[in-house]
RNA sequence: CACGGAUCACGGCACACCCGCCGAAAGGCGGGGUCGCAAAGCCACGGACCCUCGGUCGGACACCCCGGUGUGCGACACGGUCAGCCGGGCUGCCCGG
Numbered sequence: 001c002a003c004g005g006a007u008c009a010c011g012g013c014a015c016a017c018c019c020g021c022c023g024a025a026a027g028g029c030g031g032g033g034u035c036g037c038a039a040a041g042c043c044a045c046g047g048a049c050c051c052u053c054g055g056u057c058g059g060a061c062a063c064c065c066c067g068g069u070g071u072g073c074g075a076c077a078c079g080g081u082c083a084g085c086c087g088g089g090c091u092g093c094c095c096g097g
Base pairs, nucleotide, nucleotide: 003096004095005094012037013036017032018031019030020029021028022027035084041090042089043088045087046086047085050080051079055076056075057074058073060071061070062069063068064067
């Protein structure tokens, strides 16, 4: 340095759930809590799942000054989330051959 994770040691993180706050939401932050995790440390580069305030397209209904307004619906991703979904990148403790 690369590989591996049985064992050793110091430890670390914190699922679900609860509370508070933020957000339209997915979700995030903080506290509690411990299902688990050898990267469950960091990064939205690729994919997947998820969300839908706004945007675009399609279409329905109503009103009306006849091309405008309003209210639903569906789709898109151009928008967002997610690293404890997978892949990828970066960094790292111990031990082993």
Molecule: c-di-GMP-I riboswitch aptamer
Organism: Actinomycetota bacterium